RNA sequence: AAAGAUAAAGCCAAACCAGUCGACAGACUGGCACGGAAAGCCACGGAUCUUUAAAUGAGAUAGCCGGGUUGCCUUGG
Numbered sequence: 001a002a003a004g005a006u007a008a009a010g011c012c013a014a015a016c017c018a019g020u021c022g023a024c025a026g027a028c029u030g031g032c033a034c035g036g037a038a039a040g041c042c043a044c045g046g047a048u049c050u051u052u053a054a055a056u057g058a059g060a061u062a063g064c065c066g067g068g069u070u071g072c073c074u075u076g077g
Base pairs, nucleotide, nucleotide: 002075003074004073011036012035016031017030018029019028020027021026034063040069041068042067044066045065046064047061048060049059050058051057
């Protein structure tokens, strides 16, 4: 280079519950632990969702997929 194990240092934290914010999708904080090898970051392409009479408008999801970018540990050479 490459790979990610029923191992390991450390990390993140779904649903649900409580509080706050938002018109909504949803976000943040705390508890908890379903999961995660980028579940770190970026709405660039697709997808889904909200709003709307309808949207090509305005938003949401990076824990839906792809892409970009940065990085830890282990294996191994």
Molecule: c-di-GMP-I-GGC riboswitch aptamer
Organism: Pseudomonadota bacterium